[in-house]
RNA sequence: AGAGUUUGAUUCUGGCUCAGAACGAACGCUGGCGGCGUGGAUAAGACAUGCAAGUCGUGCGGGGAUCAUUUGGUAGUAAUACUGGAUGAUUCUAGCGGCGAACGGGUGCGUAACACGUAGGUAAUCUACCGCAAAGUUGGGAACAACUUGCCGAAAGGUAAGCUAAUGCCGAAUGUGGAUCCGGAGGGGCCUCCUUCCGGGUCUAAAGCCGGGGACCUUCGGGCCUGGCGCUUUGCGAUGAGCCUGCGGCCUAUCAGCUAGUUGGUGCGGUAACGGCGCACCAAGGCGAUGACGGGUAGCUGGUCUGAGAGGAUGAUCAGCCACACUGGAACUGAGACACGGUCCAGACACCUACGGGUGGCAGCAGUCGAGAAUCUUUCACAAUGGGGGCAACCCUGAUGGAGCGACGCCGCGUGGGGGAUGAAGGGCUUCGGCUUGUAAACCCCUGUCAUUCGUGAGCAAGGCCGCCGGGUGAACAACUUGGCGGAUUGAUAGUAGCGAAAGAGGAAGGGACGGCUAACUCUGUGCCAGCAGCCGCGGUAAUACAGAGGUCCCGAGCGUUGUUCGGAUUCACUGGGCGUAAAGGGUGCGUAGGUGGCAGGGUAAGUCCGGUGUGAAAGCCCCGGGCCCAACCCGGGAAUGGCAUUGGAAACUACCUUGCUAGAGGAUUGGAGAGGGGACUGGAAUUCUCGGUGUAGCAGUGAAAUGCGUAGAUAUCGAGAGGAACACCAGUGGCGAAGGCGAGUCCCUGGACAAUUCCUGACACUGAGGCACGAAAGCUGGGGGAGCAAACAGGAUUAGAUACCCUGGUAGUCCCAGCCCUAAACGGUGCACAUUUGCUGUGGGCGGAAUCGACCCCGUCCGUGGCGUAGCUAACGUGUUAAAUGUGCCGCCUGGGGAGUACGGCCGCAAGGCUAAAACUCAAAGAAAUUGACGGGGGCCUGCACAAGCGGUGGAGUAUGUGGCUUAAUUCGAUGCAACGCGAAGAACCUUACCUGGCCUUGACAUGCAGGUGGUAAAAGCCUGAAAGGGUGAUGACCCCGCAAGGGGAGCCUGCACAGGUGCUGCAUGGCUGUCGUCAGCUCGUGUCGUGAGAUGUUGGGUUAAGUCCCGCAACGAGCGCAACCCUCAUGUUUUGUUGCCACUCCCGCUUCGGCGGGAAGCACUCUAAACAGACCGCCCCGCUUAAACGGGGAGGAAGGUGGGGAUGACGUCAAGUCAGUAUGGCCCUUACGGCCAGGGCUGCACACGUACUACAAUGCCCGCUACAAUGGGACGCAAUACCGCAAGGUGGAGCAAAUCCCCAAAAGCGGGCCCAGUUCAGAUUGUCGUCUGCAACUCGACGGCAUGAAGAUGGAAUCGCUAGUAACGGCGCAUCAGCAACGGCGCCGUGAAUACGUUCCCAGGCCUUGUACACACCGCCCGUCACAUCAUGAAAGCCGGUUGUACCCGAAGUCGCUGCGCCAACCGCAAGGAGGCAGGUGCCGAAGGUAUGACUGGUGAUUGGGAUGAAGUCGUAACAAGGUAGCCGUAGGGGAACCUGCGGCUG
Repeated sequence: AGAGUUUGAUUCUGGCUCAGAACGAACGCUGGCGGCGUGGAUAAGACAUGCAAGUCGUGCGGGGAUCAUUUGGUAGUAAUACUGGAUGAUUCUAGCGGCGAACGGGUGCGUAACACGUAGGUAAUCUACCGCAAAGUUGGGAACAACUUGCCGAAAGGUAAGCUAAUGCCGAAUGUGGAUCCGGAGGGGCCUCCUUCCGGGUCUAAAGCCGGGGACCUUCGGGCCUGGCGCUUUGCGAUGAGCCUGCGGCCUAUCAGCUAGUUGGUGCGGUAACGGCGCACCAAGGCGAUGACGGGUAGCUGGUCUGAGAGGAUGAUCAGCCACACUGGAACUGAGACACGGUCCAGACACCUACGGGUGGCAGCAGUCGAGAAUCUUUCACAAUGGGGGCAACCCUGAUGGAGCGACGCCGCGUGGGGGAUGAAGGGCUUCGGCUUGUAAACCCCUGUCAUUCGUGAGCAAGGCCGCCGGGUGAACAACUUGGCGGAUUGAUAGUAGCGAAAGAGGAAGGGACGGCUAACUCUGUGCCAGCAGCCGCGGUAAUACAGAGGUCCCGAGCGUUGUUCGGAUUCACUGGGCGUAAAGGGUGCGUAGGUGGCAGGGUAAGUCCGGUGUGAAAGCCCCGGGCCCAACCCGGGAAUGGCAUUGGAAACUACCUUGCUAGAGGAUUGGAGAGGGGACUGGAAUUCUCGGUGUAGCAGUGAAAUGCGUAGAUAUCGAGAGGAACACCAGUGGCGAAGGCGAGUCCCUGGACAAUUCCUGACACUGAGGCACGAAAGCUGGGGGAGCAAACAGGAUUAGAUACCCUGGUAGUCCCAGCCCUAAACGGUGCACAUUUGCUGUGGGCGGAAUCGACCCCGUCCGUGGCGUAGCUAACGUGUUAAAUGUGCCGCCUGGGGAGUACGGCCGCAAGGCUAAAACUCAAAGAAAUUGACGGGGGCCUGCACAAGCGGUGGAGUAUGUGGCUUAAUUCGAUGCAACGCGAAGAACCUUACCUGGCCUUGACAUGCAGGUGGUAAAAGCCUGAAAGGGUGAUGACCCCGCAAGGGGAGCCUGCACAGGUGCUGCAUGGCUGUCGUCAGCUCGUGUCGUGAGAUGUUGGGUUAAGUCCCGCAACGAGCGCAACCCUCAUGUUUUGUUGCCACUCCCGCUUCGGCGGGAAGCACUCUAAACAGACCGCCCCGCUUAAACGGGGAGGAAGGUGGGGAUGACGUCAAGUCAGUAUGGCCCUUACGGCCAGGGCUGCACACGUACUACAAUGCCCGCUACAAUGGGACGCAAUACCGCAAGGUGGAGCAAAUCCCCAAAAGCGGGCCCAGUUCAGAUUGUCGUCUGCAACUCGACGGCAUGAAGAUGGAAUCGCUAGUAACGGCGCAUCAGCAACGGCGCCGUGAAUACGUUCCCAGGCCUUGUACACACCGCCCGUCACAUCAUGAAAGCCGGUUGUACCCGAAGUCGCUGCGCCAACCGCAAGGAGGCAGGUGCCGAAGGUAUGACUGGUGAUUGGGAUGAAGUCGUAACAAGGUAGCCGUAGGGGAACCUGCGGCUG
């Protein structure tokens, strides 16, 4: 620091996701040790048990115990035993009393508040204990507990009477002081007032206890002196607390108004204290868009986590503050409480009960149950620190210090170190060679951390107590106090830490991941299953993504997962974003608050800047240093704490005050322009209607029609009239207006802009939340009006349907007046204002200059309105002085898509509806611009037997053949639009053959290797069985190499093991080959250039071509694969070659009808054979094209002329096209069978459908006879002549020929004759019969022939195919396969030999350019809505059930306060009566809980209902994307199964 994910690719926008860090965590797997931390986050749910606040006997009376002394009583002779009293000492303590219990400890319910933080105020206050200072502590009195006795009660407890003490209580005295009132003087301050001094009046305090002691006094208690602790008053301090204030920190406006003690005043009360804190009266205020009031949520802070920071999130542990203590209320006591372990009341819950009544409050420490994913021991000690009490010793202390449990976290340590290659075994992989695990192990040499055992063994301890010696106080050597010395002691942790010794590598490693992000790869299993997944996405038979394994990577006593927070996210943007098209400018203006604001002088000092002071607790973070071996952790110091307050200063800027200015703004004067607005009046053209005239059969309408109108006279035409609406031409990216919008003319009223003049005012300005006004069309209300047009509606068409598009009609409406509505693609999709920044060129309105007759032209300038463009900006498109540039000010708005501009609520509206405006849920995208393609019922150019023009076919018949289907034991398999279907198959009777049935074989029909056996072995005639294969039997009987031989080896055979074999699967794992677009003219690259980029350029353009062929131009220049050419063949010529080819000339022989024929020689002229060469190149001439070139047209020459005909040749690629059955091949599968052999059957089956062919339907024909002319090829298991036989197929026979020699070998045409338009002398299927040939064998199932038979068929519906010249058409011939043949097929050959092409509108296919696109699996694309089904969340809903809360009223506990107090009362007064004062009781106000009624808010549920979302293969249509087939969209209204359609206005996206 970034990365993944929208696309075919790109840039951008934008969301989602990941990598990091953290945690009081939880869960999974695993787990050695230690240190330091940390641990009920949920149910503020309920709690058994124990403990958590006591202490003081030096405040008091009493009681108990022990000891000592003393003294009685009883028993006993006594010792003695028992029992009692007094005194003293020690000790214990129920009660009275004092202090504490308000701290400490827990929790976070409540609380949005002066609760907290921070800074202040208190002149408006209190403060026990503590410190300092001053003064005092005199003298009396009356009670109540305890205790005793009685009574009640189950208990808890209560009650009555009696006795009693005090540091308890109550008077009195004194008054340093204090309080208060009055008078006087001074000082100070902040409105009140504060303070000091003087004088006077009134009021006001106390308690004792414990030691020590000389003189003196004494009632012998003591006084007195002295010390300590107390007590009282006052002042000051310290500490703590109360109250008040400024500022700061959550969400919500779908909470906008709230408030009656409310706001203020006066008075009184109350409080420690100010205050409506309370009350009475008076006034009517107070708060609020700077967010009152309401709702939701929440303890706040130091800090913590994260982050570069700014921020964001958070508020465990520790620390500060607050709140609370079962729930609600209340007060008492007290310095302090409205009180966690106090009281009273009410309520809920729980427990005890004798049923009458009582008791309780763990959110203290442990612990239990419950709920929960989840959070510990019912531990030790007061040794330390701290707290309470006490003079002290000491006691108490679940505060605290420790230990225990939990890997919950952080930190540290270990599980060994070194050597060790036959690179062991085992595992994994493998191309079988090896590689890897891996120096890893074994093995050798070491070490001893931790744990274990044994031993030793701390620090945390200072104090307190006792004794002695000094100092202080004192009269004092007591006492007390203080310092020093000495002594005996105090440790929970813990026999722990540490240290030492011993033994032995011995006890100690796992978790996750390995497709990309993201470090790490293979095998096996599985087969869209099982599963994974944070996002993208994996899995449908070769999964690095599932599962297992091996290996690897990352961490390591942990590792992963989940949850949460921050980060990444500049994705709420202060730092640090945007709004033309991605989300986003308000429809427009006026204007309030607010924000912002020109030039100059003076002043102030709020902001601002500089300095000082105070504060910003500690801890934490950071730095330095130090202590535990290190670290974590801890200690000391520093820095920091962006803040707040206060104070001194500065005066540039902002602000404020003041004085001026004129450049902003406004006014004045003059002037012209304009569909600016409103009202009134007027006008002509046109449509329609009415009347009249003329006139006759149609008119109208459409793609074509029909509905409609018309003989009752339409349309057309002429005249007259009525009426409404709109204003042609002018008219213009012209004008005006803020926008909506405004278009005939005249008049009246009226707004604004502009120019010129530079006269006036003197910042008066800009923007503008709310607010107000205006606001197209549609729509609504009322009243008019109504010609045309026209939602709805009706009819006619179209159509599968047509609720549409088209047509004929037609009502609201459109128009006017008045009033609503308030929305539009209300758009420049661009808020307003100001300023700055190169230009060119139109146009509208002014003014000026020069010139002129002039207002033209020209030049300048201001204001508008356009086009093109520089810089700049922009993702790009684009924008560009009319900014989307550069700046400033202000407003509005945006934050992924869908849900949704929807629901609910509120406001507005007559309604329609408008404005404001969510959530659940769901997706990983949605989107912008541009790019390359593809596509278009877009455009342009061009080509092709593509159409057209022609010729002949197919589709109808019969047959052949292939396919589908059906059938079957099997009808083997494959090929399936073009590009499968006479295809693989260039030959299925057996074989082939892969299929079926049956019979057999099992190392196999075939290959290689190993082991063992084998000489009567291998082989094998023959025989038996059998359909054959096979199974038996078997005379005879070997071979090769070495060796003298014996023997050994080999071959063969047998047995066994490895293996063979498979036309079994996968062509979607493959190679190779092939088809197709397409012989179409295209497809690319290098460098350069342009673009952020994908890409573009080149390859586009102008011409031209069959062609990306060539030329020219050009930011391109070149190049490659294609095209063409080179190759073969045909057409011409030349040369060469002459046998088997040829025979013109010449010669010879034979025959002759005398024309000639046959043979031979010679010859190579010609034909021909097959080789080489020549030739054709737009080369020449003319014309055209753009002056040119390429090229085109014509011509000459030539055998051939513009690639001369044909062939071979197939670019980059497309179709997961075809083929595992041609072969090859990965993987999978079978192995006495899915292998092999054999016989028979099947592949030929037949209701039917299709393709391809053949033969026909006839007279351009058929039949018969006569008669001519080829080429390619083939031939030895072959072709076969002459001859003979047969009607023929064919047979007999065999000359010749391994072939330019011999053979296979022509037909149509031609000539002559017949047939005479008919199911025929056409056609030949089918069938019968007789044959021939091949073959082991023609039954299933061959071909051919003869005779007989003689079906359909009379030119073929919709539709469809081929062909442009030696072509189509017609005719025959050859060959491959092959024994034969289902061949009418295929591949070739020659013969005869046409017609037509105007042309490119249309169909199809293709090429180039361009345009649109929502397509990219690319139009066989994409995609919308209803309906049906399933699931999910949600709105409404008669209601029902909760929660919170308001208002009114009822009841009213405890309690304070007030009133009363006839009952009662010790202290004071009084002789007494009585009084003062008080208590009980009663009562009033307030008052919790409760009740009644009625609202509000909020949650749950709810028959039914609304839409929404999602869901591999449902239904209906086709709305949108291309001109999407009616351009689309926006608003509105109506209509319709649905998408939608139509009207009106608007927009161009």
Predicted 3D model of a 1549-nucleotide RNA (small-subunit ribosomal RNA) from an uncultured Verrucomicrobiota bacterium. Its mean pLDDT, the model's own confidence on a scale to 100, is 85.